[in-house]
RNA sequence: CCGGUAGUUCAGGCAAUCGCUCGGCACCAUCCGUGUCGAGAGGAAAGUCCGGGCUCCACAGGGCAGGAUGCCGGGUAACGCCCGGUGAGGAAAACCUCAAGGAGAGUGCCACAGAAAACAAACCGCCCGCACCGGUUUAGCCGCUGCGGGCAAGGGUGAAACGGUGGGGUAAGAGCCCACCGCGCAAUCGGUAACGGUUGCGGCACGGCAAACCCCAUCCGGAGCAAGGCCAUGUAGAGGGGCGUUCGAGGGCGGCCCGUCCGAGCCCCAGGGUAGGCCGCGUGAGGCGCGCGGUGACGCGCGUCCCAGAGGAAUGAUUGCCAUCCACAGUCGGGCGACCGGUUGUGGAGCCAGAACCCGGCUUACGAACUGCCGAGACC
Numbered sequence: 001c002c003g004g005u006a007g008u009u010c011a012g013g014c015a016a017u018c019g020c021u022c023g024g025c026a027c028c029a030u031c032c033g034u035g036u037c038g039a040g041a042g043g044a045a046a047g048u049c050c051g052g053g054c055u056c057c058a059c060a061g062g063g064c065a066g067g068a069u070g071c072c073g074g075g076u077a078a079c080g081c082c083c084g085g086u087g088a089g090g091a092a093a094a095c096c097u098c099a100a101g102g103a104g105a106g107u108g109c110c111a112c113a114g115a116a117a118a119c120a121a122a123c124c125g126c127c128c129g130c131a132c133c134g135g136u137u138u139a140g141c142c143g144c145u146g147c148g149g150g151c152a153a154g155g156g157u158g159a160a161a162c163g164g165u166g167g168g169g170u171a172a173g174a175g176c177c178c179a180c181c182g183c184g185c186a187a188u189c190g191g192u193a194a195c196g197g198u199u200g201c202g203g204c205a206c207g208g209c210a211a212a213c214c215c216c217a218u219c220c221g222g223a224g225c226a227a228g229g230c231c232a233u234g235u236a237g238a239g240g241g242g243c244g245u246u247c248g249a250g251g252g253c254g255g256c257c258c259g260u261c262c263g264a265g266c267c268c269c270a271g272g273g274u275a276g277g278c279c280g281c282g283u284g285a286g287g288c289g290c291g292c293g294g295u296g297a298c299g300c301g302c303g304u305c306c307c308a309g310a311g312g313a314a315u316g317a318u319u320g321c322c323a324u325c326c327a328c329a330g331u332c333g334g335g336c337g338a339c340c341g342g343u344u345g346u347g348g349a350g351c352c353a354g355a356a357c358c359c360g361g362c363u364u365a366c367g368a369a370c371u372g373c374c375g376a377g378a379c380c
Base pairs, nucleotide, nucleotide: 001377002375003374004373005372006371007370008369009368010367012322013321014320015319016318017317018316020040021039022038023037024036025035026034027033042352046363047362049361050360051359052358053357054224055223056222057221061258062257063256064255066220067219068218069217070216071085072084073083074082075081086100087098088097089096090095101215102214106213107212108209109208110207123155124154125151126150127149128148129147130146131145133143134142135141136140163181164180165179166178167177168176183202184201185200186199187198188197189196190195228279229278230277231276239269240268241267242266243265250262251261252260286305287304288303289302290301291300292299293298324349325348326347327346328345329344330343331342332341333340334339
């Protein structure tokens, strides 16, 4: 220099002219309006995937079903989130990822290929013995075929083949034996723990899949701002049907059961009216600064600030200058060098994208600058 990787900040600035929404104050006050002061979209406002605050259902009881999470320890209002750690996997490394409990509770699956896919087996083979034939240097040796026996070490198939490497041993082999690794058990040490280290003993054997059904542990009442309140207006109850009034219809907001509570009306069909205004609506698990504690997430204390509230949806348009990035041309400087920095001119570009009850996260989209670390790279 280039590439990789982790993180942080910003999401253009200033000025002028015109325009828009809300709030406070004053005036005008029938409506309307005028003046002045202040404020006016995001890092994701997006997805609607999690967790809550808040509202309503009298309390939200027990169980089944259902759903979610799943190593350990912390953080948080809480979480499926975040931090730290352990283990496993990927990468040369920085670093990244994990749907990370249980396969001896049970059931199920492992296609095709292959001899064989769970406690099996011989396709190509290796070795031994016997028989026949042929060759030869007659005993001996070599080769083909057949029969019998031994083997699973070599090769093949496959995602995976009933431990791995090396040595000994054997007719040839095999944990048959040995060393190391791996596996199991025990003891001990370190750690809050997950887990790791050391030593000893051991049979050298008991595949995988639970993001298969399932088992285990923990958690889960429901619905949602179109929640929910207040005011006003308005019509058509003389319509039809069913059930019921303490022997209880109906209701208690995901499904079912039990329990319990309310209860004199309830439910269905057809038909009619209204759908307007106000609240909820933004002072918060709030922002910022400093200090302390902590590896960190974060916590505590002090100080300071108020930073949108529309209701088909406001913050926009124009002009000028500057900033950022890219390309070209010129120029000055630093360095031994590879290279680096400044400056002038011209042209061009400038992302993803708009609050709607509010927060904490995750995921996705996206431009520029800066910082740390790594190096299988190139050059000096």
Molecule: Bacterial RNase P class A
Organism: Polyangiaceae bacterium